[in-house]
Molecule: Bacterial large signal recognition particle RNA
Organism: soil metagenome
RNA sequence: CCGUGCUAGGCGGGGUGCUAGCGGUGCCCUGUACCCGCAAACCGCUCUAGCGGGGCUGAAUCCCCUCCCGAGGGGCUAGAGGCCCCGAGGUCGACGCCUCGCUCGUGGCGUUGAUGGUCCGGUCCCGCAGCGAUGGAGACCCGUGAACCAGGUCAGAUCCGGAAGGAAGCAGCCUUAAGCGGCCACCUCCAGGCGCCGGCGGGGUUACCGAACCGGAGUUGCGAGCGCGGAAGCGCCUUGGGUACCGGCUUCGACGGCGGGUGCACGG
Numbered sequence: 001c002c003g004u005g006c007u008a009g010g011c012g013g014g015g016u017g018c019u020a021g022c023g024g025u026g027c028c029c030u031g032u033a034c035c036c037g038c039a040a041a042c043c044g045c046u047c048u049a050g051c052g053g054g055g056c057u058g059a060a061u062c063c064c065c066u067c068c069c070g071a072g073g074g075g076c077u078a079g080a081g082g083c084c085c086c087g088a089g090g091u092c093g094a095c096g097c098c099u100c101g102c103u104c105g106u107g108g109c110g111u112u113g114a115u116g117g118u119c120c121g122g123u124c125c126c127g128c129a130g131c132g133a134u135g136g137a138g139a140c141c142c143g144u145g146a147a148c149c150a151g152g153u154c155a156g157a158u159c160c161g162g163a164a165g166g167a168a169g170c171a172g173c174c175u176u177a178a179g180c181g182g183c184c185a186c187c188u189c190c191a192g193g194c195g196c197c198g199g200c201g202g203g204g205u206u207a208c209c210g211a212a213c214c215g216g217a218g219u220u221g222c223g224a225g226c227g228c229g230g231a232a233g234c235g236c237c238u239u240g241g242g243u244a245c246c247g248g249c250u251u252c253g254a255c256g257g258c259g260g261g262u263g264c265a266c267g268g
Base pairs, nucleotide, nucleotide: 001268002267003266004265005264006263009057010056011055012030013029014028015027016026020046021045022044023043024042034054035053036052037051038050063261064260065259067257068256072252073251074250075249076248077247079246081245082243083242084241086240087239088238089237090236092235093234097230098229100227101226102225103224104223105222106221107220108219109218116214117213118212120210121209122208123207124203125202126201127200128199130196131195132194134191135190136189137188138187141182142181143180144179150175151174152173153172158167159166160165
């Protein structure tokens, strides 16, 4: 060095959680990696490791160790980052908004009388009456409408009469009463969340409009500038707090990579 048979070892690892602690079942990462049984009020252990049973591989690509890389997890940190319907402040946006006032500019109205004042009236409310419209009822008009108990005319039949003739009268026909139906233009009556730039009377009059009178020069729209006062909310800025999303520090660290280490027996 080669061959055969073995043995130690290996046949996944890591983070987190649980725990006095460790490993496993749970969750997550890695990525492919024997099987069965057990286990959250848990299972098995007591110092490096799941326990029990079975199987495979086997001294190296495979087992062991150092270092590097670094998926991912844990801890800390409030940083000129992010987020917070958490807080405070700002002579920041900003005379930006509201009210009042002053000034300037430019229009309107105004000695054919402004603002203002007095008084009257209207708009408003109540009552009454009127007219109109609407609705209802009635009347008028039209139609219908009576076995007998309505009218007229009454064939036939009946009755009276010697006869002439007369009487009562059903059906039919005509007409009409009550009633029913229609019409409801005109007429009469009634009704009311109807209408009237209507009328009369009463009330009210903050405001607006109009008339009359007093009085005698302002008044008003828009724009600009300034001032006293007032109200919130948004954005921005400053600052305090919270939050581990991002960042930073730290810790463990799979996969992967470099390097190193590890047997026994027999035969050639």